């Protein structure tokens, strides 16, 4: 370079047909216990990788870009 697959909470990762952004763990916080652990309840926490385009409306469709993985092409 080429083809392909990814990027959503602190981490792992989910999101059906374009119509309110989610679960687990982790963090705060009640409860409970002998207990600072388990085990239950509650909260907090997002620029859906960037920038445009397209729609009454975009994480979701489409464009270029940037970064990870995979595979192949190149190395005169």
């Nucleotide at each position: 370079c080429c083809a392909g697959g990814g990027a959503u909470a602190g981490c792992u990762c989910a999101g059906u047909u374009g119509g309110c952004a989610g679960a687990g763990c982790g963090c705060g916080u009640g409860a409970u216990c002998g207990a600072u652990a388990a085990u239950c309840g509650c909260g907090a926490g997002g620029u859906c990788g960037u920038g445009g385009g397209u729609u009454u409306a975009a994480c979701u469709c489409c464009c270029a870009c940037u970064c990870c993985c995979u595979g192949g092409a190149c190395c005169a």
Predicted 3D model of a 76-nucleotide RNA (transfer RNA) from an Acidobacteriota bacterium. The source organism's lineage runs through Bacteria, Pseudomonadati and Acidobacteriota. It was read from a public genome assembly. Its Rfam family is "tRNA". Its family is annotated with triplet codon-amino acid adaptor activity in the Gene Ontology. The family's RNA type in Rfam is transfer RNA.